[in-house]
RNA sequence: UGCCGAAGUUGCGCAUGAGCGCAACACGGGGGAACCACGAUUUCGGGGCUUAUCGUUUGCUGCUUGAUUUGAGCAAACGACGAACACUUCCAGUUCGAGCCCGACAGCUAACCUCGUAGGCUUAAGGGA
Numbered sequence: 001u002g003c004c005g006a007a008g009u010u011g012c013g014c015a016u017g018a019g020c021g022c023a024a025c026a027c028g029g030g031g032g033a034a035c036c037a038c039g040a041u042u043u044c045g046g047g048g049c050u051u052a053u054c055g056u057u058u059g060c061u062g063c064u065u066g067a068u069u070u071g072a073g074c075a076a077a078c079g080a081c082g083a084a085c086a087c088u089u090c091c092a093g094u095u096c097g098a099g100c101c102c103g104a105c106a107g108c109u110a111a112c113c114u115c116g117u118a119g120g121c122u123u124a125a126g127g128g129a
Base pairs, nucleotide, nucleotide: 002121003120004119008025009024010023011022012021013020014019026117027116028115029114030113031112036107043104045105046102047101048100049099053080054079055078056077057076058075059074060073061072063071081097082096083095084094085093088129089128090127091126
């Protein structure tokens, strides 16, 4: 200089140093009627944030079994789909599809209630309109 992301601005106070607390605005998430939707859940648990999901094949692990099979977890490959890359869009190219939380429990959802404002990168950024 800019990027991902909701993760920013201002004011007051305390410290006097980083920073911490409160409030307002702004941005984002969750819970929560009627109507509508779902017949679903019952360890094969269920659900939330997020792009971070789905399918097939192969292999491995342990459980079950008389033995297989099935289902569960992990890994790899392929495919579909999703996301990011300096105004927007199209093409090309390069990457990503992780992680965390609730705790037996939640469809949508007005009023209402409630939570968060982190963290991690980058110094050159292709072409057409």

c-di-AMP riboswitch aptamer (ydaO/yuaA leader) from a soil metagenome, 129 nucleotides, folded computationally. The sequence is in RNAcentral, with records from MGnify. Of the family's consensus pairs, 96% are formed in the model.